A computed fold for a 503-nucleotide part of an RNA from uncultured Streptomyces sp., annotated as small-subunit ribosomal RNA, 5' domain. The source organism's lineage runs through Bacteria, Actinomycetota, Kitasatosporales, Streptomycetaceae and Streptomyces.
Context: one part of a larger RNA
């Protein structure tokens, strides 16, 4: 000097944009935060229309608990943990999967039998069951076919880095599928390609500390076997006795890693806040289940601390989701408003959900833009301050004259963003905003910090080594430009200072 998610001091008029618990990965009340699909499936069956012997039939379908499908693994949050193939970056997988989507080629075929819901009985304070019966499907099983798929043998071409890998062919054994429909669609299987997303492996790169020098028993290596989508000491039996290490093992500390940000001429240093990519974490510790995909923030199951409910037998819970609350704290906001855009999930669609997003709301926390008026206007008014008492400053300042009217104020006008979606009618949180005309009046709008060098800019009073200043030297013990208080001057300006940390 430059930066900052910053905080305290004084002050404070507007507007856009972008920010906002860096501490206690403390603990939470309360409401939201993922569902959807009646065009898969029984069932229920409003309103409304018909017919009636006034009991009731018939069409009609609105809404939905259950079955089933898809999602719920994404999206949001947070940096605990972790020195590691977490991450960067550069390559292999001839050792890998991949739901929804695309392209291709083939089929959609024949049958059972339950189980929710309902109904009838029962338990329990409750959470939540228990038995029995009925019954539907794109749930569930079984059987047929299979280009081609998988396993196993074999043959043959063709490549390789060993195990093999591709392509063609035989045989044997083994695998499919489901209907909805408004008739326009929308599905189902299987296979091979592809696009995406993911899993593994390896080169190299990035913190400190030798007042850690050894360190290791699935350790290191073969064999075989299990297990995995998959290679593998991933696991286990056996063998062998090897791996690692002053190029820093091993320990001990500290940290999420990157794009980037900040600062410098650059080299280089510090950082890792928004944003984006990547990882790890969901009260603490393990653990699997479904499934394409998880060992799963708003799912299970066990343990444990803690909190609430109990009828005392026994349940409930998990905000590092958006608000919010309470305690830490120098400190860090609303229990808003919409799904109209953007994007997601569900559905043919219409629509539903959507604290993602979009807006708004608080805060000078931060960067930019504007205002707080313009122009005249005394050989210079009061008034304050110095004065050597002449007078000098304050000072074109002010008063007064002439103007303008941004910004706020009042009035009227008022979008865009709306592509789409609907058969139309119609649809915009922001917002009666921006934004465009009008009107009235200079009218509402200036601090703060410094003035002894460094360093810009001086006097008087007041105090007397006292009060007290201070960032280094250092002021102050009777003329203090250095303390306090005035006049005035210097700097910046809706802001200025001051600490704290970085270059």
């Nucleotide at each position: 000097g430059g930066a900052c998610g910053a905080a305290c001091g004084c002050u404070g008029g507007c507007g856009g944009c972008g920010u906002g618990c860096u501490u206690a990965a403390c603990a939470c009340a309360u409401g939201c935060a993922a569902g959807u699909c009646g065009a898969a499936c029984g069932a229920u069956g409003a309103a409304g229309c018909c017919c009636c012997u006034c009991g009731g039939g018939g069409c009609g379908g609105a809404u939905u608990a259950g079955u089933g499908g898809c999602g719920a693994a994404c999206g949001g949050g947070u940096g605990a943990g972790u020195a590691a193939c977490a991450c960067g970056u550069g390559g292999g997988c001839a050792a890998u999967c991949u739901g929804c989507c695309c392209u291709g080629c083939a089929c959609u075929u024949c049958g059972g039998g339950a189980c929710a819901a309902g109904c009838c009985c029962u338990g329990g304070a409750a959470a939540c069951g228990g038995g029995g019966u009925c019954u539907a499907a794109u749930a569930c099983c079984g059987g047929a076919u299979a280009c081609c798929c998988g396993u196993u043998u074999c043959c043959g071409c063709a490549g390789g880095c060993a195990u093999c890998u591709g392509c063609g062919g035989a045989a044997a054994c083994g695998g499919a599928a489901a209907g909805c429909u408004c008739c326009g669609g929308c599905g189902g299987u299987g296979c091979a390609g592809g696009a995406u997303g993911a899993g593994c492996c390896c080169g190299c790169g990035g913190c400190c500390u030798a007042u850690c020098a050894g360190c290791u028993g699935g350790u290191u290596g073969g064999u075989g076997a299990g297990g995995u989508a998959a290679c593998g000491g991933c696991u286990c039996a056996c063998c062998a006795a090897g791996g690692c290490g002053a190029c820093g093992a091993c320990g001990g500390g500290u940290a999420g890693c990157c794009g980037g940000c900040c600062u410098g001429a650059g080299a280089g240093g510090g950082c890792g806040a928004c944003c984006g990519g990547c990882c790890a974490c969901a009260c603490u510790g393990g653990g699997a289940c479904u499934g394409a995909g998880a060992c799963a923030c708003g799912g299970c199951c066990c343990a444990g601390a803690c909190u609430c409910c109990u009828a005392c037998g026994g349940g409930a819970g998990g905000c590092a989701g958006c608000a919010g609350u309470g305690g830490g704290g120098a400190a860090u906001a609303u229990u808003g408003c919409a799904c109209a855009a953007u994007g997601g999930g569900c559905g043919c669609a219409a629509g539903c959900c959507u604290g993602a997003u979009g807006c708004a709301g608080c805060g000078a926390c931060g960067c930019c833009g504007c205002g707080u008026g313009a122009g005249g206007g005394a050989c210079g008014a009061c008034g304050g301050c110095c004065u050597u008492c002449g007078g000098g400053u304050u000072g074109u300042a002010a008063a007064c004259c002439u103007c303008u009217u941004u910004c706020a104020g009042c009035a009227g006008g008022g979008a865009a963003g709306a592509a789409g979606c609907g058969c139309a009618a119609g649809u915009g949180a922001c917002g009666g905003u921006a934004c465009c005309u009008g009107c009235a009046g200079a009218a509402g709008a200036a601090g703060c910090g410094c003035c002894g060098g460094c360093u810009a800019a001086c006097u008087a009073c007041g105090u007397g080594c006292c009060a007290g200043c201070a960032g280094c030297c250092g002021c102050g013990g009777u003329a203090a430009u250095a303390c306090g208080u005035a006049g005035g001057g210097c700097g910046c300006g809706a802001g200025c200072g001051u600490u704290g940390u970085c270059c």